[in-house]
RNA sequence: ACAAUGGAGAGUUUGAUCCUGGCUCAGGAUGAACGCUAGCGGCAGGCCUAAUACAUGCAAGUCGAACGGUAACAGGGUAGCAAUACUGCUGACGAGUGGCGCACGGGUGAGUAACGCGUAUGCAACCUACCUUUAACUGGAGGAUAACCCCUCGAAAGAGGGACUAAUAUUCCAUAGUAAUCAGAGAAGGCAUCUUUUUUGGUUUAAAGCUCCGGCGGUUAAAGAUGGGCAUGCGUGACAUUAGUUAGUUGGUGAGGUAACGGCUCACCAAGACGAUGAUGUCUAGGGGUUCUGAGAGGAUGAUCCCCCACACUGGUACUGAGACACGGACCAGACUCCUACGGGAGGCAGCAGUAAGGAAUAUUGGGCAAUGGAGGCAACUCUGACCCAGCCAUGCCGCGUGAAGGAUGACGGCCCUAUGGGUUGUAAACUUCUUUUAUACGGGAAUAAACCCGGGUACGUGUACCCGGCUGAAUGUACCGUAAGAAUAAGGAUCGGCUAACUCCGUGCCAGCAGCCGCGGUAAUACGGAGGAUCCAAGCGUUAUCCGGAUUCAUUGGGUUUAAAGGGUGCGUAGGCGGAUUUGUAAGUCAGCGGUGAAAUCCUACAGCUUAACUGUAGAACUGCCGUUGAUACUGCAAGUCUUGAGUACAUUUGAUGUGGGCGGAAUGUGUCAUGUAGCGGUGAAAUGCUUAGAUAUGACACGGAACACCGAUUGCGAAGGCAGCUCACAAAACUGUAACUGACGCUGAGGCACGACAGCGUGGGGAUCAAACAGGAUUAGAUACCCUGGUAGUCCACGCCGUAAACUAUGAUCACUCGAUGUUGGCGAUAUACAGCCAGCGUCUAAGCUAAAGCAUUAAGUGAUCCACCUGGGGAGUACGGUCGCAAGAUUGAAACUCAAAGGAAUUGACGGGGGCCCGCACAAGCGGAGGAGCAUGUGGUUUAAUUCGAUGAUACGCGAGGAACCUUACCAGGGCUUGAAAGUUAGUGACCGCCGCCGAAAGGUGGCUUUCAGCAAUGACACAAAACUAGGUGCUGCAUGGCUGUCGUCAGCUCGUGCCGUGAGGUGUUGGGUUAAGUCCCGCAACGAGCGCAACCCCUAUCUUUAGUUGCCAGCGAGUAAUGUCGGGGACUCUAAAGAAACUGCCCGCGUAAGCGUGGAGGAAGGAGGGGAUGACGUCAAGUCAGCACGGCCCUUACGUCCUGGGCUACACACGUGCUACAAUGGGCGAGACAAUGGGUUGCUACACAGUAAUGUGAUGCUAAUCUCAAAACUCGUUCUCAGUUCGGAUUGAGGUCUGCAACUCGACCUCAUGAAGCUGGAUUCGCUAGUAAUCGGAUAUCAGCAAUGAUCCGGUGAAUACGUUCCCGGGCCUUGUACACACCGCCCGUCAAACAAUGGAAGCCGAGGGUACCUGAAGUCGAUAACCGCAAGGAGUCGCCUAGGGUAAAAUUGGUAACUGGUGUUAAGUCGUAACAAGGUAGCCGUACCGGAAGGUGCGGCUGGAACACCUCCUUU
Repeated sequence: ACAAUGGAGAGUUUGAUCCUGGCUCAGGAUGAACGCUAGCGGCAGGCCUAAUACAUGCAAGUCGAACGGUAACAGGGUAGCAAUACUGCUGACGAGUGGCGCACGGGUGAGUAACGCGUAUGCAACCUACCUUUAACUGGAGGAUAACCCCUCGAAAGAGGGACUAAUAUUCCAUAGUAAUCAGAGAAGGCAUCUUUUUUGGUUUAAAGCUCCGGCGGUUAAAGAUGGGCAUGCGUGACAUUAGUUAGUUGGUGAGGUAACGGCUCACCAAGACGAUGAUGUCUAGGGGUUCUGAGAGGAUGAUCCCCCACACUGGUACUGAGACACGGACCAGACUCCUACGGGAGGCAGCAGUAAGGAAUAUUGGGCAAUGGAGGCAACUCUGACCCAGCCAUGCCGCGUGAAGGAUGACGGCCCUAUGGGUUGUAAACUUCUUUUAUACGGGAAUAAACCCGGGUACGUGUACCCGGCUGAAUGUACCGUAAGAAUAAGGAUCGGCUAACUCCGUGCCAGCAGCCGCGGUAAUACGGAGGAUCCAAGCGUUAUCCGGAUUCAUUGGGUUUAAAGGGUGCGUAGGCGGAUUUGUAAGUCAGCGGUGAAAUCCUACAGCUUAACUGUAGAACUGCCGUUGAUACUGCAAGUCUUGAGUACAUUUGAUGUGGGCGGAAUGUGUCAUGUAGCGGUGAAAUGCUUAGAUAUGACACGGAACACCGAUUGCGAAGGCAGCUCACAAAACUGUAACUGACGCUGAGGCACGACAGCGUGGGGAUCAAACAGGAUUAGAUACCCUGGUAGUCCACGCCGUAAACUAUGAUCACUCGAUGUUGGCGAUAUACAGCCAGCGUCUAAGCUAAAGCAUUAAGUGAUCCACCUGGGGAGUACGGUCGCAAGAUUGAAACUCAAAGGAAUUGACGGGGGCCCGCACAAGCGGAGGAGCAUGUGGUUUAAUUCGAUGAUACGCGAGGAACCUUACCAGGGCUUGAAAGUUAGUGACCGCCGCCGAAAGGUGGCUUUCAGCAAUGACACAAAACUAGGUGCUGCAUGGCUGUCGUCAGCUCGUGCCGUGAGGUGUUGGGUUAAGUCCCGCAACGAGCGCAACCCCUAUCUUUAGUUGCCAGCGAGUAAUGUCGGGGACUCUAAAGAAACUGCCCGCGUAAGCGUGGAGGAAGGAGGGGAUGACGUCAAGUCAGCACGGCCCUUACGUCCUGGGCUACACACGUGCUACAAUGGGCGAGACAAUGGGUUGCUACACAGUAAUGUGAUGCUAAUCUCAAAACUCGUUCUCAGUUCGGAUUGAGGUCUGCAACUCGACCUCAUGAAGCUGGAUUCGCUAGUAAUCGGAUAUCAGCAAUGAUCCGGUGAAUACGUUCCCGGGCCUUGUACACACCGCCCGUCAAACAAUGGAAGCCGAGGGUACCUGAAGUCGAUAACCGCAAGGAGUCGCCUAGGGUAAAAUUGGUAACUGGUGUUAAGUCGUAACAAGGUAGCCGUACCGGAAGGUGCGGCUGGAACACCUCCUUU
């Protein structure tokens, strides 16, 4: 110096992610309304709805200086004493004549989509009163008429008649030209018609007076100014489901008409005019300056103010006038209202107030002409609801105030909490000091006023200009100023889950309610209601409505179309759009300079005026536009010329399942005939229907007929697409390659249009072998209108004609150019060549950059650019309805809305799941052994019953479970009887007893009476007990879905994660996958991963072997003693054993395999060999799994009871069902007799030897043992004997009798013993459970609980002691990898359609009721225009009559549009209705598209198509090593 002041996002689809995409919010605005609240002032604004109807008052009059005059008022004069009478004489002036005004100002927005408006031009096609300037003139004459007076009619409004009279009213004559017009001549100019100018002649037309004598007027002409009229370019809504419109229509000639051009009107002639760049029609709408919003571009808007237009109750019409077809004029028609004497009349607030109505909603029947402006007037002045003011309203904008400073014991109160305390309200209050805006009272007090006019003065010319003084204020005693007292007079609204600033308590309990979106509320709600507190605004605050913004969500700026919505099925081609190289010209686009315009106000900037601001004023800038003019010429256009590279042609070859028509061929199916031959064939998962002894199927021969063309054959080739396949002929078309001969931009795209267009379907005529919708039968099934089977018709084939659709797909429009590579293949060139390399044109695969939301695309782009076309804008409703077009029909094409939802969707991720795949494991199956399910009993559960049968546990993971032990107790349940600070514990004081014993009542608890009466200590006091009061209690009541803790299960399965790094926009991935291996994510190898944690394993315990140490209560070989006998004793430590420490096992060694890890019914050694056996140990998590009744605990509930005590009962019931067990059914056994061997544990309120008694349970006595000492204390087994296959010498239920033991008490309801009794049961249906070695099976033993025991249970202990595992196809469960998914509450998922119910909007519809518009015909007011003999008039002319046109009215048939409607169609929505299960996994028949048929429904089937199908196998190709 120049430029510039300018752009924010969030919530919501998901388990999570990225994207697409809609919905919603935060901002600003308003002529607003509503709710709550309200101190003051300034400035603005105020019927958006019914252009609905209006009571009442006012809104347009004025002039006596135009006139005749004098009704009212005042004054004067005359007469009269006066009353009064007369007098227009004066001021003035009603009514009247006349002039000017009434066309302005004010209102409204109905109509109008138009030259209406805006902008820019033009008028050579025009007008303009009043005003200004210039020039000229203003002479004479006449006849009327209103008023007044008289009369008549009428209710009125008003009308009529007679007579008188004036004018600036009106008529005639004169004069006049730069006027008008006719004829002629000349000159100049222009875009055509023409215009201007000079000139000659003819014809025609003017005037008004008044006066205060200054003037004010009047007439003609010209010019100006102002205001208008007309024409034109450009701009200015929606709908194409409005595509054709038009007869004065388009043009011409002539005439008429107008201020003026013009079909404006008429006659004649011609047939034009408008339209896809949207005519015509329908709907909507006053336009602009502006206003709001926005970064802008835009979008929306048209209140107030300004400009234009239109309208004035509705429609039509003209008159007057300079100007109107006239808001407060006229006429007519219509609707409505009012008056009426019923004969007739009157009216028009969309002026200002006001009323009614409508509505969510919008003000006073105010003051004044003081100012500004307007009309008239010489003026004074009059009029002015224009205007200036005031009133009402928080309607908006702006300003001010409701106090300020100090003040902590952080007071009281409120609220909250972890509650003897703390936090908060909060310096807030109280209190002290200060101030006084505002309000109140009192006092003062403007500006807006200067003119006109009046008086005076100055200058020149009794008038004009200027100066001085005076008069005039509605608002208004207002603004403003001063004084006084005193914090005195003044704060609310909304919100507080996120977005979005601000949190707690109580109440409520999917109720009441909230909500803009997501959503909140089902007992701990920061989301409802209240409270406390907080936040944001503030005389306002919120809500509602509307507009813009955010929304790049219609995308010019600034979007997209493979899969999210979206590429037309394909080509040809019209209009249009776009277009190769080069030269010249032109200058339309384009760029620059200049000129005009773009009203003012608004916006912006500066300054100024109100105390500030809002507001207002002045100036500037701007108004991005339009028009004109001058220049520039790169690019585009246009004109002319040239060129060859785009495009095409020619010539030569080649290629192919390219098309159309004809001919021929073999295989196969079927049928027929003949033959052979005999009992079945066929079909299926298995069957059946079907065919067959009337001879099928099978085999052979022959014949007929129709359709399709195996192998070749390929991810091959050709074609625009659909599509095209045996061989051959004819015709036709195409492409590539090569040559570079010819043309010379001839090109690209392509709205409409035309043509082609699989399959299915339709029409006519053929044909008919196969296959096969429909249909029939058989199966399957709960059903099976299906899948499977047997048949079978349209159709499938041909000719001709329709249809015009498909997942018509590469889900990818056409053309051109450019952009790394690798590889395969088809056709061609060149070359001898199926070597190899190169070039062109195709068809594929992989990959780089780049792009993409990602998947992916990647020279055949979805990359980078260009041109043109098509299409999209949330899901559903719906490709539906209506309308149009096409079609024979089916239907195709074009294609909405109401209503409804907050999503619908794409790609990818992690899981879960699959009647997907691969690998692997487990007593999972298989191989075995033994059971359960049948019987009886025991026990638990369900059910039932009951006063109560307390409660919990309920697939696996409840059911011999809590309970490891219910006669009372337990006990929680029931009945009855009691208690209420309580049955128990604590604290504080007080008393000194309590206990015990004896009575009475009672079922007991308890009540009551009596007797007896403290202890320790020196003391203080303590112990114990009692009773009173207070504070505490108590609850097995509820919530395991508020919880802790503990537990079950998946599962002792091998998994689950983290840090850093790397990859991905991200969720996430990698690591943890892969190849091996293991019981194991165990280990090894590899690897963008490297490490680590919780799990696995190991460390711990028991057990198997050995050693050492130590030997009592254990042991005893050797030595000794002793006994009837016994480690009984002395002794011993050798052994067993006990219990402490160690050792030992690690694939360590050998062999084989393997890179290694490791593996091997390998081996050696060893007590033990590959984890030796067993236990404890349970990752991240899942099941809102279980438990509030074990305990603890939040909340809720009960408090003379849901607490507590007691007696009795119940938990033990019993038609039945289920689970878990015991005992059996017998001879591998039962009975009897004899004989042997454990381990773990328990024991003094106990175990008890031993002896005796009893058949026995047991009793009596007695001994040992506080336990390696004593004791409880073995069985199966072995030996012998008996039984001999039976309901038994099996089995023991049940029952009877008698006993024993425990216990306060065995009735309900114990166990045991003895005798007697002697039931079912003879090995158990479907189905199902356990177990892989010291295991199963079998045998006994011990313990806890416990007075006793319902224990056959549970937990341990030892004795005897097997069988089998080929193997992983299948069932179940689990792990890893991969795949699909519409699931994520995760397949017990999701989800489709009919039917039934409720509600909502909507389509059709006989009909009914409207609305607006057009057409045809009839009628036709007022009125303009035209015609006109009769009547009037001397005449001019008039009346009347006729005609044209027309508002309105009527009739008719159609069209458009709306309302309603019996009935009817589908659609949508709605926690728990019905039927099925179509889709999502291979969804159990892969799905889907088009079409046809069928079916309660989803749907099924046929034909053709697609992959947006899984899996497996094979083939081919590609990449890497």